This is a predicted structure of a 118-nucleotide RNA (FMN riboswitch aptamer (RFN element)) from Chryseobacterium cucumeris. It matches the Rfam family "FMN riboswitch aptamer (RFN element)". Rfam's curators write: The RFN element is a highly conserved domain that is found frequently in the 5'-untranslated regions of prokaryotic mRNAs that encode for flavin mononucleotide (FMN) biosynthesis and transport proteins. The sequence is in RNAcentral, with records from MGnify. Lineage of the source: Bacteria > Bacteroidota > Flavobacteriia > Flavobacteriales > Chryseobacterium.

């Protein structure tokens, strides 16, 4: 430096209702990298919305900016908002016979970044 893989998980079971995996009860889920010790909630990226500029084969692209949700307590410890007890929280944008983290679609996409091999 180039190249090859790999790189997101979750509504069981019930009530209303004409209709809802979208509401109500209750149930599940947790991306990367950091950190004195294992993280959805600490610090950072990623992704998803939007802008601006540039190129375009008109499908998109590629650079910059913007925007980026959520934790307490008690207890071991040298050390933990990371472990274990308890008790809370949070989760793009479109669609949708009824409002969605979780169902469909943008995605046989992108992508922080792991592994590998010259």
């Nucleotide at each position: 430096u180039u190249c090859u893989u790999c790189g997101g998980g979750g509504c069981a079971g019930g009530g209303u209702g004409a209709a809802a995996u979208u509401c109500c009860c209750u149930a599940c889920c947790g991306g990367c990298g950091g950190u004195u010790a294992c993280a959805g909630u600490c610090c950072g990226c990623g992704a998803c919305u939007c802008c601006u500029u540039u190129c375009u084969u008109a499908g998109g692209a590629a650079a910059g900016g913007a925007c980026u949700g959520a934790u307490c307590u008690g207890g071991u410890g040298a050390a933990a908002u990371u472990c274990c007890g308890g008790a809370a929280c949070c989760g793009a944008c479109a669609g949708u016979u009824a409002a969605a983290g979780u169902c469909u679609g943008g995605a046989u996409g992108g992508g922080a970044g792991a592994a590998g091999a010259a």